[in-house]
C1' cells in the first nucleotide's frame, strides 16, 4: 500500500408522513428507521422507469427514436474514516 471488515469512532437514511419543484418518472428540505463498509460522488455501458413539447410510422388507439429520471438495480471510474486477521 493492497486486501479484508474483527474492534472503535462516528457516517448515511428505505418505506411512509408534511411541505416544495417537475406533465410524470422522480428530485430538494423536514419528520422518520428499512437498510448500507462506501447506501460518498460520477449517466460510461447495460437493465428498470417516466414522456407534456419534438421527430418518424400509423393515422383512433399507439409504437418507435430522441429528450428525462434511476448512483438505495448491475458492471464500471474516482475519491474516503478505522486498522484485528492476511
Nucleotide at each position: 500500500u493492497a486486501c479484508c471488515g474483527a474492534a472503535a469512532c462516528g457516517g448515511c437514511a428505505a418505506a411512509c408522513c408534511c411541505a416544495u419543484c417537475g406533465u410524470a418518472a422522480g428530485g430538494c428540505g423536514g419528520g422518520g428507521a428499512c437498510g448500507c463498509a462506501a447506501a460518498g460522488c460520477c449517466a460510461c455501458g447495460g437493465g428498470u422507469c417516466c414522456c407534456a413539447c419534438g421527430u418518424g410510422c400509423a393515422a383512433c388507439c399507439g409504437c418507435a427514436c430522441a429528450g428525462g429520471a434511476u448512483a438505495g438495480c448491475c458492471g464500471g471510474g474516482u475519491u474516503a474514516c478505522c486498522g484485528a486477521a492476511u

c-di-GMP-I-GGC riboswitch aptamer from a bacterium, 86 nucleotides, folded computationally. Of the family's consensus pairs, 89% are formed in the model. Its mean pLDDT, the model's own confidence on a scale to 100, is 89. The sequence was found by an Rfam model in a public genome assembly.